The part of an RNA shown here (small-subunit ribosomal RNA, central domain) has 350 nucleotides and comes from a soil metagenome.

Context: one part of a larger RNA
RNA sequence: CUGGGCGUAAAGGGCGCGUAGGCGGGAUGGCAAGUCGGUCGUGAAAUCCUUCGGCCCAACCGAAGAACGUCGGCCGAUACUGCCAUUCUUGAGGAUUGCAGAGGAGACUGGAAUUCCCGGUGUAGCGGUGAAAUGUGUAGAGAUCGGGAGGAACACCGGUGGCGAAGGCGGGUCUCUGGGCAUUUCCUGACGCUGAGGCGCGAAAGCGUGGGGAGCAAACGGGAUUAGAUACCCCGGUAGUCCACGCUGUAAACGAUGACGACUAGGUGUGGGGGGGGUUAGUCCCUUCCGUGCCGCAGCUAACGCAUUAAGUCGUCCGCCUGGGGAGUACGGCCGCAAGGUUGAAACUC
Numbered sequence: 001c002u003g004g005g006c007g008u009a010a011a012g013g014g015c016g017c018g019u020a021g022g023c024g025g026g027a028u029g030g031c032a033a034g035u036c037g038g039u040c041g042u043g044a045a046a047u048c049c050u051u052c053g054g055c056c057c058a059a060c061c062g063a064a065g066a067a068c069g070u071c072g073g074c075c076g077a078u079a080c081u082g083c084c085a086u087u088c089u090u091g092a093g094g095a096u097u098g099c100a101g102a103g104g105a106g107a108c109u110g111g112a113a114u115u116c117c118c119g120g121u122g123u124a125g126c127g128g129u130g131a132a133a134u135g136u137g138u139a140g141a142g143a144u145c146g147g148g149a150g151g152a153a154c155a156c157c158g159g160u161g162g163c164g165a166a167g168g169c170g171g172g173u174c175u176c177u178g179g180g181c182a183u184u185u186c187c188u189g190a191c192g193c194u195g196a197g198g199c200g201c202g203a204a205a206g207c208g209u210g211g212g213g214a215g216c217a218a219a220c221g222g223g224a225u226u227a228g229a230u231a232c233c234c235c236g237g238u239a240g241u242c243c244a245c246g247c248u249g250u251a252a253a254c255g256a257u258g259a260c261g262a263c264u265a266g267g268u269g270u271g272g273g274g275g276g277g278g279u280u281a282g283u284c285c286c287u288u289c290c291g292u293g294c295c296g297c298a299g300c301u302a303a304c305g306c307a308u309u310a311a312g313u314c315g316u317c318c319g320c321c322u323g324g325g326g327a328g329u330a331c332g333g334c335c336g337c338a339a340g341g342u343u344g345a346a347a348c349u350c
Stems, first nucleotide, its partner, number of pairs: 003322004007304002012318001014201004021194003025088007033081002035077007042069001049065006091191001092188003095184001097182003103177007110154001115149007125136002162169002206247006215241002220236004258317006266295012299306002323350003332343004
């Protein structure tokens, strides 16, 4: 390479938008590029293969045939693919009327609690642990009441609930704004799927500048524990955690499961909508679409398990794997302020 694979053995890109490319629904007609048939031409010789022959045999040599091409011309076929034209509505998109939602951004705002400050009451402890000590308190702490300041996070509702492409999103109000679902079957008429590069988004930590700082808390200091204790426990505590703008671009970025489409028993919850039945109304019953769980048949699987939200049966496109260590290292390139990221070996060794 071929082949075989990618939930857990090596292997799905963190996620999206989209360029090239690849692939692409139904009907009719045309063309005849791919495709198929015929014929002609050409494909030097040698080599290779088959048969026969010449050196005693073989190597070697000679002869004949076959073979050697994504080859060219002409004639023909038109199912499939392609191209052109016309057309269709089921894919896709739009419109109508509704609906649900912690989807995003900004501004404003609320209550509980922690801490600190001021004042009142009040007196000897408080705090902390396995036990203690460091710590704190007669300069009046802790407790309790009133007042004030400030920052951060939003109890209950809250839910194998919801929304988002992923990361992720949770007090309330307003403004701006993205997406989704149902309904009618009205419009466009294949406008589609995927997507190498590219572009954008991307938790936490970290970085730059400026602000902010209540609580928590790497580092650090102290007290314990211990043989030691650069830890676990305790008392403190700075970056940071928060905001604005800019960078970083990683993760067990996980469903460890790429996207899209089709098909293949059911049962039972739950969220959002539509239709029908029933009722005074509601609870309720049937049905349908979308989402989200559990159980389970066929089938699949090494097993575990998956099972209409597939890991079943198929199709298209992309990414990735190819023994362990060395190593996600070195070198080089690119990116970054740096930290580092990305691409990514080999010797050697088992």
The full RNA is in RNAcentral, with records from SILVA. It matches the Rfam family "Bacterial small subunit ribosomal RNA". On this family, see Cannone et al., BMC Bioinformatics 2002: "The comparative RNA web (CRW) site: an online database of comparative sequence and structure information for ribosomal, intron, and other RNAs". Its Rfam clan is "SSU clan".